[in-house]
A computed fold for a 71-nucleotide RNA from a Candidatus Falkowiibacteriota bacterium, annotated as transfer RNA.
The organism belongs to Candidatus Falkowiibacteriota, within Bacteria.
Its Rfam family is "tRNA". Gene Ontology term of the family: triplet codon-amino acid adaptor activity.

RNA sequence: GCGGGAUUAGCACAGUGGCAGUGCGCUAGCUUCCCAAGCUAGACACGCGGGUUCGAUUCCCGUAUCCCGCU
Numbered sequence: 001g002c003g004g005g006a007u008u009a010g011c012a013c014a015g016u017g018g019c020a021g022u023g024c025g026c027u028a029g030c031u032u033c034c035c036a037a038g039c040u041a042g043a044c045a046c047g048c049g050g051g052u053u054c055g056a057u058u059c060c061c062g063u064a065u066c067c068c069g070c071u
Base pairs, nucleotide, nucleotide: 001070002069003068004067005066006065007064010024011023012022013021018054026042027041028040029039030038047063048062049061050060051059
């Protein structure tokens, strides 16, 4: 230098052109003499910039970081 892949919540991961989910964690409440466990509720996220589209996390282009291969 070329090609490919990944980037979504504090962490690990799903996901699909039409409200963004799960588990663990966090906060509050209930339960308990207390703790743990359990139940309920809540907060928190689509790497960044453009484009296409009525609508983009999803499709296209560029770019950043990381990983793999080639040279």